Predicted 3D model of a 458-nucleotide part of an RNA (small-subunit ribosomal RNA, 3' major domain) from an uncultured prokaryote.
Its mean pLDDT, the model's own confidence on a scale to 100, is 82.
Context: one part of a larger RNA
RNA sequence: UGACGGGGGCCCGCACAAGCAGCGGAGCGUGUGGUUUAAUUCGAUGCAAAGCGAAGAACCUUACCUAGGCUUGACAUGUUUCUGAAAGCCCCCGAAACGGGGCCCUCCUUCGGGACAGAUUCACAGAUGUUGCAUGGCUGUCGUCAGCUCGUGUCGUGAGAUGUUGGGUUAAGUCCCGCAACGAGCGCAACCCCUGUCGUUAGUUAUUAUGUCUAGCGAGACUGCCCCCACUGGGGGAGGAAGGUGGGGACGAGGUCAAGUCGUCAUGGCUCUUACGCCUGGGGCUACACACACGCUACAAUGGUCGGAAACAAUGGGCUGCCACACCGCGAGGUGGAGCGAAUCCUCAAAGCCGAUCUCAGUUGGAAUUGCAGGCUGCAACUCGCCUGCAUGAACGUGGAGUUGCUAGUAACCGUAGGUCAGCACACUACGGUGAAUACGUUCUCGGGUCUUGUACA
Numbered sequence: 001u002g003a004c005g006g007g008g009g010c011c012c013g014c015a016c017a018a019g020c021a022g023c024g025g026a027g028c029g030u031g032u033g034g035u036u037u038a039a040u041u042c043g044a045u046g047c048a049a050a051g052c053g054a055a056g057a058a059c060c061u062u063a064c065c066u067a068g069g070c071u072u073g074a075c076a077u078g079u080u081u082c083u084g085a086a087a088g089c090c091c092c093c094g095a096a097a098c099g100g101g102g103c104c105c106u107c108c109u110u111c112g113g114g115a116c117a118g119a120u121u122c123a124c125a126g127a128u129g130u131u132g133c134a135u136g137g138c139u140g141u142c143g144u145c146a147g148c149u150c151g152u153g154u155c156g157u158g159a160g161a162u163g164u165u166g167g168g169u170u171a172a173g174u175c176c177c178g179c180a181a182c183g184a185g186c187g188c189a190a191c192c193c194c195u196g197u198c199g200u201u202a203g204u205u206a207u208u209a210u211g212u213c214u215a216g217c218g219a220g221a222c223u224g225c226c227c228c229c230a231c232u233g234g235g236g237g238a239g240g241a242a243g244g245u246g247g248g249g250a251c252g253a254g255g256u257c258a259a260g261u262c263g264u265c266a267u268g269g270c271u272c273u274u275a276c277g278c279c280u281g282g283g284g285c286u287a288c289a290c291a292c293a294c295g296c297u298a299c300a301a302u303g304g305u306c307g308g309a310a311a312c313a314a315u316g317g318g319c320u321g322c323c324a325c326a327c328c329g330c331g332a333g334g335u336g337g338a339g340c341g342a343a344u345c346c347u348c349a350a351a352g353c354c355g356a357u358c359u360c361a362g363u364u365g366g367a368a369u370u371g372c373a374g375g376c377u378g379c380a381a382c383u384c385g386c387c388u389g390c391a392u393g394a395a396c397g398u399g400g401a402g403u404u405g406c407u408a409g410u411a412a413c414c415g416u417a418g419g420u421c422a423g424c425a426c427a428c429u430a431c432g433g434u435g436a437a438u439a440c441g442u443u444c445u446c447g448g449g450u451c452u453u454g455u456a457c458a
Base pairs, nucleotide, nucleotide: 001458002457003455004454005453007452008451009450010449011448012447013446015442016441019406020405021404022403023402026297027296028295029294030293031292032291033290034288035287042053043052064283065282066281067280068279069278070277073124077123078122081119082118083117084116088103089102090101091100092099107114108113126272127271129270130269131268135266136265137261138260139259140257142255147186148185149184150183151182152181153162154161155160166177167176168175192249193248194247195246197219198218199217200216201215202214203213222243225237226236227235228234229233299399303358304357305356306355307354308353317346318345321340322339325336326335327334328333365396370391371390372389373388374387375386376385412434413433414432415431416430417429418428
């Protein structure tokens, strides 16, 4: 100087407390461990791994296993020799790849050759092989916590100190005062984006028209004004759409964890080279006594079912596409077929409202499981997809110790869209609708900041 303390002081945070909804019990989905397996590819492992890489494993993907094949190779550059446009089509063997054969075609030219392609030779290619403890880059975490430093000066033999400590204040090393310090840098804040009010300009596809709306430009908030305490600042009030950072986002200092990633990529070293490379068929990643994590559906009457009134959104996507409408089908869907490269068409919600029924039960709650019959995508749904109808109707009566999220348009409840994608979403990312309760307070738990104290630690 740090680090640590079951030392002390001060301060903060959904950290506790006060509340609301959950998880932990059930069934199912997904991930992980374990076990099994020819293989169940690999990585991630307290917070900060476990609906994570994966924004979507039937083949492909795919890295794993098994079997069949190839060896200058699936891909790149150059080189030796030979041949020929390249391409395309057909036949045989075969599960395919591979292997063998045939047809067709015949570039430019100064006739030396050139471009391109195939075969061949040699250099080489190739590796999701290894090392994240050799690395770059990227990322997580403490933490959006308020800290981390430098120049000159001064003090100290020196390591270092001072500044950055102290008194106040703040969300903040934010600002004020004081002070052997005076200044400065990276952080904080502001500048950027969205949103809330108004004015103004323009407007198609929005509207009968205006407005709403869409796209620009501008105004507005600064403790500016008043009162109280006071140096900064704090408390209250007025006006105002908005008040003291208005709300949200992007933005992450110096460092810590030899944190994570050689499997995005790049890259040093090491290793393989008729194989640890490459191609193909099939299988596996989907196994199942069990354990954990994250979700979905419930256990019902603030509810379930049925009917009605065609109640009311926002984001976003669309040509190998979105698909109105009509007809067929109980339905998934099918057949026609209009519009739309889209403020024009697809195009619109569900909780909600009104009424009927069920009457507290393992039920008209709950939907797992299983059987049968179908639909869709796709070469192909057996391993191993999604959906529909009929039948079947399991556990489950609110969940131990413990534990999670959330302070307002938030939690909770409700649906919608998108990416991935041929098909497949209870996940993820967005969007709107309905819309609460509680916060006395900082004793305690956890994490952090700061000053100080002890130390046989570095």